[in-house]
Small-subunit ribosomal RNA, 5' domain from an uncultured bacterium, 532 nucleotides, folded computationally.
Its Rfam family is "Bacterial small subunit ribosomal RNA". Gene Ontology terms of the family: structural constituent of ribosome and ribosome.
The coordinates come from a structure-prediction model, not an experiment, and the mean pLDDT is 86.

Context: one part of a larger RNA
């Protein structure tokens, strides 16, 4: 000198864009953060409509209004069964020195829901169960019993292969175990309907895409004042398990395996893209954004599922907090806000799904603290302003001196002439909106395309534009001995104090404190901390 997720002191006009618990992976009140589908199903608690019956009122005498009861008949729909999602998105950096990450390969040892392409198929049956209803226990959480009922829930039967398994044959290839293609025989395995008739789904197989899993080479840390480490340890045969390979696990057999090219141990640490600095080589860092990993009160375990060993799922143990009728129960903010604590220190218990994206749905749409916005903070970068031109009696005042006088503050002020950014007030006023839906028309021809109309904005009456008045409302901070740009007076008297280093201060201190003046930077300026 540069840099920072900074803090502190003094000061402070505006905007744009980025940023904001680095400490206690400490504990958490409250609200929200994952639902959706009635075009899978039985139903009907609540809402609206309709029908039937009864009562009351009005009267045009068979209608209207109101109330009560019944009927799922219709729109719909809480809870329930079922499907898909909840493994994404969001948070954190505790652990991890490891194939965790980066890079490059291999998988002839593997999986992949939804999506795309191709080929083929869907015949006929059965038994339950939730909700509802009835009843029981309990303070509660909740649990239990009886009687029904449905399905795209569950289970047989039939059919079926280029799928899988077993046994032969032929051809080709490779990287050792092997792989691919063709053909034969035997065995095994499937499905679901809904409907407004437009469609949406179901099952099997092959291929693709996407995502994942596994293995390997190389790379990136401190200590040798850590030198030896290792019994499932290293290898083999056989098995189990897995999507798959493998001591991953197991029985048996052998005695190996790693290590000064640093094993083992201890300490520290998420890794990378990148960031800072530097001419570079290098050094340091890993906050925001992106990719990967790990974790979800602590430890362990599996279940479901295409995918989890699962942040807002389950079970067990533990610590802690809360409720309790003392018998038992409930909970997990390292999601968004917010609270306490810790700390030098880090924000709102805000708005909207309008856009982008995600889940569900045929769609309308629903949900979405993802996201987009707004609020707070000079905490950063950039931009703008606090006026411009003229103006000498070089005014008054202050300060200094060689003091009847000069110097300086200083064109500075006053005064004159202008301008109006930003701010204030008034008027106008966006883009972000495309799509999808509905209606009408048309084209091809059977689910698409085109045209027109309609309607959709949280931010926000914001940005922006125009006008009005008016220099009006807007400058500080640090320094002035040398390094280092900037000097005098007064006070103090080795005191009070300053200080990054050298060093100042003991009676004329350019170094302390004040004043005048000056220098530097400027809505900031200094100090402290850390890195180069």
């Nucleotide at each position: 000198g540069g840099a920072u997720g900074a803090a502190c002191g003094c000061u402070a006009g505006c905007g744009a864009c980025a940023g904001g618990c680095u400490u206690a992976a400490c504990a958490c009140a409250u609200g929200c953060a994952a639902g959706u589908c009635g075009a899978g199903g039985g139903g009907c608690a609540g809402c609206g409509g309709g029908g039937c019956g009864g009562c009351a009122g009005g009267c045009u005498u068979g209608c209207c209004u109101g109330c009560c009861g019944c009927c799922g008949c219709c729109g719909g729909c809480g809870a329930c069964c079922g499907g898909c999602g909840c493994a994404c998105g969001g948070g954190u950096g505790a652990g991890u020195a490891a194939c965790a990450c980066g890079u490059a390969u291999g998988g002839a040892a593997c999986c992949u829901g939804c999506c795309c392409g191709c080929a083929g198929c869907a015949g006929g049956g059965g038994g339950a169960u939730a909700a509802a209803c009835g009843a029981a226990a309990a303070a509660a959480a909740u649990u239990c019993c009886g009687u029904c009922u449905a399905a795209u829930a569950c289970c047989g039967c039939g059919u079926a292969a280029c799928a899988c398994c077993g046994c032969g044959g032929a051809g080709g290839g490779g990287c050792a175990u092997c792989c691919c293609u063709c053909g034969g025989c035997g065995g095994u395995u499937a499905a679901a309907g809904a409907u407004u008739c437009a469609u949406c789904g179901g099952c099997u197989g092959c291929g693709g895409a996407u995502g994942g899993c596994c293995a390997u080479g190389c790379g990136g840390c401190g200590c040798a004042u850590u030198a030896g480490c290792u019994a499932g340890u290293c290898g083999g045969c056989g098995g189990g398990g897995u999507a798959a390979c493998g001591g991953c696990c197991c029985a048996c057999c052998g005695a190996g395996g790693c290590g000064a090219c640093g094993a083992u141990g201890c300490g520290u640490a998420g890794g990378g893209g990148u960031u800072c600095u530097g001419a570079g080589a290098g050094g340091a860092a890993g906050g925001u954004c992106c990719c990967c990993c790990a974790c979800a009160c602590u430890g362990g375990u599996a279940c479901u599922g295409a995918g989890a060993c699962a942040c807002g799922g389950a079970c067990c143990a533990g610590a802690c907090u809360c409720c309790u009728a003392c018998g038992g129960g409930a909970g997990g903010c390292a999601g968004c806000a917010g609270u306490g604590a810790g700390g030098a220190a880090u924000a709102u218990u805000g708005g909207u799904c309008a856009a982008u994206g995600g889940c569900c749905g045929g769609g309308a749409g629903g949900c979405u603290g993802a996201a987009c916005c707004a609020g707070c903070c000079a905490a950063g970068u950039c931009g703008c302003g606090u006026g411009a031109g003229g103006g000498a009696a070089g005014a008054c005042g202050g300060c200094c001196c060689u003091a009847c006088g000069g110097g300086u503050u200083g064109u500075a002020a006053a005064c004159c002439u202008c301008u109006u950014u930003u701010g204030u007030c008034a008027g106008g006023g966006a883009g972000c909106a495309a799509g999808g839906g509905g209606c009408a028309g048309g084209u091809c021809g059977u689910g698409a395309c085109c045209u027109g109309c309609u309607g959709u904005g949280a931010g926000a009456g914001u940005a922006c534009c125009u006008g009005a008045a008016g220099a009006a409302a807007a400058a500080g901070c640090a320094u002035c001995g040398g390094c280092u740009a900037a000097c005098u007076c007064c006070g103090u008297g080795c005191c009070a104090g300053c200080a990054g280093c050298c060093g100042c201060g003991g009676u004329a201190a350019u170094a302390c404190g004040g004043a005048g003046g000056a220098u530097g930077c400027g809505a900031g300026c200094g100090u402290u901390a850390u890195c180069c």